[in-house]
Context: one part of a larger RNA
Molecule: large-subunit ribosomal RNA, domain II
Organism: Chitinophagaceae bacterium
RNA sequence: GCCUACGAGUUGCUCCUCACUGGCGAGGUUAAGUUCGUAAUUAACGGAGCCGUAGCGAAAGCGAGUCCAAAUAGGGCGACUAGUCAGUGGGGGCAGACGCGAAACUUUGUGAUCUAUCCAUGGGCAGGUUGAAGGUUAGGUAAAACUAACUGGAGGACCGAACCCGUUAACGUUGAAAAGUUCUGGGAUGACCUGUGGAUAGGGGUGAAAGGCCAAUCAAACUGAGAGAUAGCUCGUUCUCCCCGAAAUGUUUUUAGGAACAGCCUCGGAUUAUGAAGUCUGUUAGAGGUAGAGCUACUGAUUGGGCUAGGGGGCUUCACCGCCUACCAAACCCUGACAAACUCCGAAUGCUAACAGAUAUCUCCGGGAGUGAGGCUGCGGGUGCUAAGAUCCGUGGCCGAGAGGGAAAUAACCCAGAAUAGCAGCUAAGGUCCCUAAUAAGUAGUUAAGUUGAUCAAACGAGGUAGGACUUCUAUAACAGCCAGGAUGUUUGCUUGGAAGCAGCAAUUCAUUUAAAGAGUGCGUAACAGCUCACUGGUCGAGAGGUCCCGCACGGAAAAUAAUCGGGCAUCAAGCUAUGAACCGAAGCUCUAUGAUUGCCACUUGGUGGUAUAUCGGUAGGGGAGCAUUGAAACAGCAUCGAAGGUGUACGGCGACGUAUGCUGGAGCGGUUUGAAAAGAAAAUGUAGGC
Numbered sequence: 001g002c003c004u005a006c007g008a009g010u011u012g013c014u015c016c017u018c019a020c021u022g023g024c025g026a027g028g029u030u031a032a033g034u035u036c037g038u039a040a041u042u043a044a045c046g047g048a049g050c051c052g053u054a055g056c057g058a059a060a061g062c063g064a065g066u067c068c069a070a071a072u073a074g075g076g077c078g079a080c081u082a083g084u085c086a087g088u089g090g091g092g093g094c095a096g097a098c099g100c101g102a103a104a105c106u107u108u109g110u111g112a113u114c115u116a117u118c119c120a121u122g123g124g125c126a127g128g129u130u131g132a133a134g135g136u137u138a139g140g141u142a143a144a145a146c147u148a149a150c151u152g153g154a155g156g157a158c159c160g161a162a163c164c165c166g167u168u169a170a171c172g173u174u175g176a177a178a179a180g181u182u183c184u185g186g187g188a189u190g191a192c193c194u195g196u197g198g199a200u201a202g203g204g205g206u207g208a209a210a211g212g213c214c215a216a217u218c219a220a221a222c223u224g225a226g227a228g229a230u231a232g233c234u235c236g237u238u239c240u241c242c243c244c245g246a247a248a249u250g251u252u253u254u255u256a257g258g259a260a261c262a263g264c265c266u267c268g269g270a271u272u273a274u275g276a277a278g279u280c281u282g283u284u285a286g287a288g289g290u291a292g293a294g295c296u297a298c299u300g301a302u303u304g305g306g307c308u309a310g311g312g313g314g315c316u317u318c319a320c321c322g323c324c325u326a327c328c329a330a331a332c333c334c335u336g337a338c339a340a341a342c343u344c345c346g347a348a349u350g351c352u353a354a355c356a357g358a359u360a361u362c363u364c365c366g367g368g369a370g371u372g373a374g375g376c377u378g379c380g381g382g383u384g385c386u387a388a389g390a391u392c393c394g395u396g397g398c399c400g401a402g403a404g405g406g407a408a409a410u411a412a413c414c415c416a417g418a419a420u421a422g423c424a425g426c427u428a429a430g431g432u433c434c435c436u437a438a439u440a441a442g443u444a445g446u447u448a449a450g451u452u453g454a455u456c457a458a459a460c461g462a463g464g465u466a467g468g469a470c471u472u473c474u475a476u477a478a479c480a481g482c483c484a485g486g487a488u489g490u491u492u493g494c495u496u497g498g499a500a501g502c503a504g505c506a507a508u509u510c511a512u513u514u515a516a517a518g519a520g521u522g523c524g525u526a527a528c529a530g531c532u533c534a535c536u537g538g539u540c541g542a543g544a545g546g547u548c549c550c551g552c553a554c555g556g557a558a559a560a561u562a563a564u565c566g567g568g569c570a571u572c573a574a575g576c577u578a579u580g581a582a583c584c585g586a587a588g589c590u591c592u593a594u595g596a597u598u599g600c601c602a603c604u605u606g607g608u609g610g611u612a613u614a615u616c617g618g619u620a621g622g623g624g625a626g627c628a629u630u631g632a633a634a635c636a637g638c639a640u641c642g643a644a645g646g647u648g649u650a651c652g653g654c655g656a657c658g659u660a661u662g663c664u665g666g667a668g669c670g671g672u673u674u675g676a677a678a679a680g681a682a683a684a685u686g687u688a689g690g691c
Stems, first nucleotide, its partner, number of pairs: 001691006011095003015092010027051003033045003055062002065077004098236002101233001105226003109222002116200009125190001127159003130155001134151006163187003169182003202218001204214003239626006249262005263371002265368006278359009292345001293343002299339002304334003308329001310328002312325004374399010404415003419594004424590003430584003433568003439581001442579005452570002460555002464552002467549007481539005487512003492506003518533001522531002595616003598612006627680001629677002632674004637669002645664008
């Protein structure tokens, strides 16, 4: 992992509540027990007790009333009938209460054959090295001290086996092993290692101390019991079909992933059917201060100017008085403009009410819930950076709980709400070269960048190119090219080492000759020189230049595994713009056939038919109707001429399933009705067994 079996809303109660069914009914009902009888249930007595028939008040108490109160006022709770007993079902309560699951707590015991420390008694340590104290002899001394040689054999001494340990590395990691192997390494006469016996026990021991160890278990061992501890938590919770169908919000919460009440769902009942509270449309009448707008209409903020209090600065003066202002500036005037907590104003929507029309909902009471983590997107806003697939509100849509078509793929975007079947038709969004259904379709433009062809690029730069507007020059010859000139006073003056058109400053930047030529446009020189331009003539012979607007393109353009419009590929497109036509395209709509649900109508015992051209997506959840399994009772059956079970086939039923039959099998088993459940498995890291 698979298969088989088992595996989760049950049971009890003098409990509460609601619905349905039945009995009796202002009443209903017996309990324990007793008696008769039976195989057994039962039947008959038994009225104790319980519920109801009267309430109000804390109570005394009063009573269809009562309490508060001075009250005959006013108000609260009541009265003007319906209960009760039993059965079944939906919920609740108390019990383990749908199942499995803690970590823990308390308590009774068991453990020191592992390991920690201690006690008693035993055992073990190859070989080699070093050479302490002491001693002897000699020297030495007054005697000592001291010196030398020899002797001696100390040490938590040295090297290194056994033994003990476990430093480093590799291997091993479903191992040979639930801690090892190999190389290497530490100690190895000691605080050494070790055998045997014994001691210390769980909030306790022991610990050269690591929260270590106390039997593969230790920040409190293990076993039994309390015990099915508790678990607002996680997981799981078993057959079918039909109808409806949510919520992720508000308030409160030792509350925030839980709950209570309300909201939203469902089922039953009720009122209104002599008619409307719901929804929509229209008309009429209202409340309001948003969007916008405005501000010499307030509050506040504010641009420029004017005018002018006050202040600063300067002048004057002994002081007073006074004068000036590119300064600051209140009020006022002109001008421009701002505001969620400004308003002289002021919509659209929405809201309220009345009337009319349409539609078929709305409301109340009672039973049962679930939900109370929401998300994206459009619009109006707050916070934030007018950041976020951010966060918080409001208002729509969708997902959630929604399949189908489109967007390559893609909860939410666009289209569209799936009862069933069809090898029928029409469309939506979106598409029509091939992949790939349908136009390489038509008309008129545009782009040369593969821009683009279904993610988004900016400021800025630019003789890309199409269109438009305005304007200047031009057959008295423009613009571009080519040929030629481009001079003289003069090297203008100043400055300067130099300054000659061209470092800088100044200037009547002047005058002359001219077709024209600046006291000079740029390059150049130390300064000159040189080249060139403006300007002019010739040649040529038709357009040339400038500004603005706008379409499409260009650069700007850097991201993490090779690239790509989904791909191939596409250039008078298969790109972009405009336009009109055809076609394709969905579970939409239509057609044909069928089923179910609800309302209404007709016939009617059940039920059948018609009709609404009604409804039938669905999670949590509510409601309805069924299938199968195992016992029981009654009735009626099958079976060795082959039961159950197994395995095929065919048929029936929307389905759970059923029937028939072949083969196998070899002894029991169905049907109908009623009643009862140990009553349905794919999931729980489910339990056991098998493989």